The prediction has a mean pLDDT of 85.
Predicted 3D model of a 72-nucleotide RNA (transfer RNA) from a Candidatus Vogelbacteria bacterium.
RNA sequence: AGCGGAGUAGAGCAGUAGUAGCUCGUCAGGCUCAUAACCUGGAGGUCGCCCGUGCAAUUCGGGCCUCCGCAA
Numbered sequence: 001a002g003c004g005g006a007g008u009a010g011a012g013c014a015g016u017a018g019u020a021g022c023u024c025g026u027c028a029g030g031c032u033c034a035u036a037a038c039c040u041g042g043a044g045g046u047c048g049c050c051c052g053u054g055c056a057a058u059u060c061g062g063g064c065c066u067c068c069g070c071a072a
Stems, first nucleotide, its partner, number of pairs: 002070006010024004018055001026042005048064005
């Protein structure tokens, strides 16, 4: 130096142009004598960074960064 995959909430992951979601966690409330379980609600994201295409980009194109794998 080459090839492929991945980067989205604290964690694990969906979403593949048109309002960014699920589970767990966390916080508050309910229930209970109390805790767990269960129920309800909230907070938490500039979708790795920059540029481009387009009315519109998490999504498409280019470059860079990080991680994983293959090959050498």
The sequence was found in a public genome assembly. It matches the Rfam family "tRNA". Rfam classes the family as a transfer RNA.